[in-house]
């Protein structure tokens, strides 16, 4: 100096682990959300109508937990691949 292998550095892909969200499910509104609306109230000669408390149903905000799902962030390590250059180690060869 050349070749080969390994490793570090750099990057790609995959899958774990952790964090933070989304989604599903549960709970969740005296009134200032929606719907329905007993009783009662009001209007009307009447038929009927109006508003609407309680109750019931739903939904929002919010809360708690979980995961066969999903997104994202990793000073996390794992597997695999990669090209130009570089560091280190090992082996072989050549030259002086």
């Nucleotide at each position: 100096c050349c070749c080969a292998g390994g490793u570090c550095c750099c990057g790609g892909a995959g899958g774990g682990c952790g964090g933070c969200g989304g989604c599903c499910c549960g709970c969740c509104a005296a009134c200032c959300c929606c719907g329905u609306g007993a009783g009662g109230a009001c209007c009307g000669a009447a038929a009927g109508g109006u508003a609407g408390c309680a109750g019931c149903g739903g939904u929002a905000c919010g809360c708690a937990g979980u995961g066969u799902c999903u997104g994202u962030c990793g000073u996390u390590g794992c597997u695999u691949c990669g090209u130009c250059a570089g560091g280190c180690c090992u082996g072989g060869g050549a030259u002086a």
Bacterial small signal recognition particle RNA from a Gemmatimonadaceae bacterium, 96 nucleotides, folded computationally. NCBI's taxonomy places the organism under Bacteria, Pseudomonadati, Gemmatimonadia, Gemmatimonadales, Gemmatimonadaceae. The model forms 96% of the base pairs in the Rfam consensus. The RNAcentral record of the sequence draws on ENA. It is recorded under the gene name ffs.